Bacterial RNase P class A from an Acidobacteriota bacterium, 375 nucleotides, folded computationally.

Order: sequence, then structure tokens, then C1' cells
RNA sequence: GGAGCCGGCAGGAUGGCCGCUGCGGCGUGAUGUCGUGGAGGAAAGUCCGAACUCCAAAGGGCAGCGUGCCGGGUAACUCCCGGCGGAGGCGACUCCAGGGAAAGUGCCACAGAAAACAGACCGCCGAACUCCCAGCUUGGGGGUGGCAAGGGUGAAAAGGUGCGGUAAGAGCGCACCGCGCCACCGGGCAACCGGAGGCGGCACGGUAAACCCCACGCGGAGCAAGACCAAAUAGGGGGGCGUCCAUGAGGAUGGCCCGUCCCAGGCCCCCGGGUAGGUCGCUUGAGGGAGGAGGAAACUCCUCUCCCAGAGGAAUGGCCAUCGCCGGGCGCGCAGGCGUGCGGCACAGAAUUCGGCUUACGGUCGGCUCCGACG
Repeated sequence: GGAGCCGGCAGGAUGGCCGCUGCGGCGUGAUGUCGUGGAGGAAAGUCCGAACUCCAAAGGGCAGCGUGCCGGGUAACUCCCGGCGGAGGCGACUCCAGGGAAAGUGCCACAGAAAACAGACCGCCGAACUCCCAGCUUGGGGGUGGCAAGGGUGAAAAGGUGCGGUAAGAGCGCACCGCGCCACCGGGCAACCGGAGGCGGCACGGUAAACCCCACGCGGAGCAAGACCAAAUAGGGGGGCGUCCAUGAGGAUGGCCCGUCCCAGGCCCCCGGGUAGGUCGCUUGAGGGAGGAGGAAACUCCUCUCCCAGAGGAAUGGCCAUCGCCGGGCGCGCAGGCGUGCGGCACAGAAUUCGGCUUACGGUCGGCUCCGACG
């Protein structure tokens, strides 16, 4: 100097003017005025886990969903920390939904002969049976066939190397390596690691965020939860007054009975439910900061200290000035640089509240790795 890996930090600063909004003081009929607070690291996606609220609920099962190595952390988690195993990278380091594929089912593009109770495209063989030719020890060619060694295809082709074996071959046999199962020893809390032994020629490719099987967990809805106060109008219940008059023996309809309709229309008061509207829930909380202690870390504990948005069609904004950082322009200077004017300073925006994850984003700082050059 180049290429990377990991982690931290803050998200331009100050002032003025004009606004918006919560709270407090003062004042007011009401405006008002003064003071003070007023977005984020992700407020986002709403993907997990909780608090809180309401509904439901004997217990068990089915279905559905989620999770799935070990230890620890936490209110809890699918999160975090540390480790184990596997995979990738020269490395710093990263990734893993990390139980089961000899219970069953499905799928495996393209290429390839064949993609799963294997397979003959090229290739190898001609021992066995058989045909033909030459020929008579035998040789050559073909057929029925045998072979998974070699080539080729593929992400993947049914353990590897060697020796034996064979017509050619093959765990066909053997040795070593690998693999599986069983019991053992040593280390570790454990996952697991290391070692020695026996058995098995090897046990049937991959895929389960495919169905599925096994184990464990899970009641539902969400602050528009929910609680309280409560108009106008309409409707419900009750009472009083009035009208009418009938303890319905009235009228209409109709041949009659039942039935239906009419006379019965009004005024006042009370009760209860819901709506509009209002209040609460609402921001003091698994909270922030500093110091100390424990721990390898996540994290926990102790002391002191701080109060830090709570709107509700929804505030948190706009303009100007100076400075800061970045980019390129012009001028000066041998140069480091200085001056001047221009442009830019992301992603985004609370809505009950926390803990996470993921995604978006412009910088800056630190540590580490690899490569090259020089010393």
C1' cells in the first nucleotide's frame, strides 16, 4: 500500500425569530403570559417472548402451531453467552431448524445406459453351452451370456489402498485404513473427546423450514384490551293526570263462530340499557446515569442519584446566521497549506409498555487476518 474479518461510538453544534404541544405558576368572561419538557437507533417490519386487561376453563385426548446438541443467563423466549459436533475459508472468522432416512409415502432438474428391491453407452472376458471357418496339441470369428475393474455423465453412481483370486471381474478372500453395533478404561457437570477390545464384509444414496414418526411446549383476543361518567332523538319498563266509558254485553268486516281492525289519540314524572361526547387506562419502568462487588461472558447484586414525549385527524416544525465535516471550482504559495464562493450532511418518525430478532442507513474509531514492497 492492497484485500478482508470482528467489535464499539455518536447520529452535526450553538444562537435568534415565527409557530405546535404536555405539565406547573400567575391572570382571566375567554384569548393570554412566564417557566419547563417534547422522537429513534432503528420509533420501521409486526416476526418471536412477556407485562397488563377482558373472555373462556374439571381432567384427558384428537386436530393445529411451535421447538428439538450440552451447560449457563433471563420475568420469559424460537433471544443472549460459553462450549461440543458438523460445514465453509490460506487466515482473522463465519454459518447450522443440530432428534429420526434399516416404520411408511413422496421427490431428486439438466446430463447420463442407469438416480435406487441398481445399471451394460463405451469398455473387459470368451471359462461354460452352441454355431461357423481353418485345422486336428490348438487357433480365429459369432451367438446365448458373464463382469461394476477402467472410461464417460452428474451435486450425487452403492467404502479406500494393496495383495491374492478369476476367463474377465467383484469384500469374492485377506491385511491395513474407514464405517456400524456391543461392552470397557481414562478425561469432562454435560454435549462430547481420547484409548484399547470384540463382533459384523459393510447393514439398503440424498432430501424431514416434504408428508410423516418420536419427545417437549402452547386456551383465545388484544389498549379500537378494558373501566367509569353520560346528553339530544328514537325505542323499552313503571307511575300520575286527562279523554272515552265498557267490572269490553261497543262498532266495522262477516250468514254465524273464531279471528283481525277501530274506539285508545294526548301531557307530565321516574327507572334502566346503548350511542355521541368526556374521563381513566397513560407512562415510575423487568427505567436511565455514576461508582463498587461477583462472573470467562451473557448477566446479577449493592449504594448514590435523575424523572427523561404522552398527542388523539393525531404536537415534536419552518426560516436565518455562525461554526463543523465531505465533494469538486477559482485564486495565492516551491510545498505542508491558506483564502473565497457553490453544492451536500443519511435511513426514517412515537401512539399501552418492555426484552429480543430482522430489515433500512450516511459516518467514525479500535482490534485482528492475509498478500506485496522496503528496511
The sequence is in RNAcentral, with records from ENA. Rfam family: Bacterial RNase P class A. Rfam classes the family as a ribozyme. A source record names the gene rnpB. The model forms 94% of the base pairs in the Rfam consensus. The organism belongs to Acidobacteriota, within Bacteria.